Model confidence (mean pLDDT): 81 of 100.
A computed fold for a 111-nucleotide RNA from Mucilaginibacter sp., annotated as SAM riboswitch aptamer (S box leader).
NCBI's taxonomy places the organism under Bacteria, Bacteroidota, Sphingobacteriia, Sphingobacteriaceae, Mucilaginibacter.
RNA sequence: GAUUUAUAAAGAAGCGGCGAGAGAUCAGGCUCAAUGACCCGCUGGCAACCCUUCAAUUUUGAAGAAGGUGCCAAUUCCUGUCCCGGCAAAUAACACCGGGGAAUAUAAAUU
Numbered sequence: 001g002a003u004u005u006a007u008a009a010a011g012a013a014g015c016g017g018c019g020a021g022a023g024a025u026c027a028g029g030c031u032c033a034a035u036g037a038c039c040c041g042c043u044g045g046c047a048a049c050c051c052u053u054c055a056a057u058u059u060u061g062a063a064g065a066a067g068g069u070g071c072c073a074a075u076u077c078c079u080g081u082c083c084c085g086g087c088a089a090a091u092a093a094c095a096c097c098g099g100g101g102a103a104u105a106u107a108a109a110u111u
Base pairs, nucleotide, nucleotide: 001111002110003109004108005107006106007105008104013043014042015041016040017039021032022031023030026080027079028078029077044072045071046070049068050067051064052063053062054061055060076103082100083099084098085097086096
């Protein structure tokens, strides 16, 4: 890097360093940022995927947090492209609302 499965409206920040952009990509919007963002380091925390214990028994429940990851602005910040429904009227389209898919991120397993 690829594939599969699961999850993504909850939760959790201080200090130091750096110095200009950042929020995945492209576009639009919106937001964060010299009262120093993003990123990096340290410390702290959140969560419970892997993990540990117990109960039950083939997959679930409860508890835990030493270890491996992850995460700590905004729903994955929002929208876009495709499908379905609301939806009838021209078996249509556009707009709007809801859901799904796709994409992205993370974990675990396989390769």
It was read from a public genome assembly, where an Rfam model found it. Its Rfam family is "SAM riboswitch aptamer (S box leader)". Its family is annotated with regulation of gene expression in the Gene Ontology.